[in-house]
RNA sequence: GACCGAUCAGGGCAAAACCGCCGAAAGGCGGCGACGCAAAGCUAGAGGGCCUGAUCCCAACCGCGCGGGGUGCGCGGCUGGGAAGGCAGCCAGUUGCCGGA
Repeated sequence: GACCGAUCAGGGCAAAACCGCCGAAAGGCGGCGACGCAAAGCUAGAGGGCCUGAUCCCAACCGCGCGGGGUGCGCGGCUGGGAAGGCAGCCAGUUGCCGGA
């Protein structure tokens, strides 16, 4: 330095559920709690993947209004799509404790 995790030391983190707060949601933060974890440390514009769609953008349809060669424009509704929103406890990248051969 790379690899591996049976064992040792100090230990560390904390899923779900429940409570409070934030958010449209996904989700996050705190409390409580331990399912698990050798990276369950860190990195989420510039790897992949997954989740969400309020606002915003695009498209179809419906309604109303305007226009009148051009089936167009505006507003509202509804459906679908889209990440500038999230997730690293999905893979990945990166740093690192103890032990082993």
c-di-GMP-I riboswitch aptamer from a Planctomycetota bacterium, 101 nucleotides, folded computationally. Its Rfam family is "c-di-GMP-I riboswitch aptamer". About the family: GEMM was predicted in a large-scale screen for bacterial structured RNA regulatory elements. The prediction has a mean pLDDT of 82.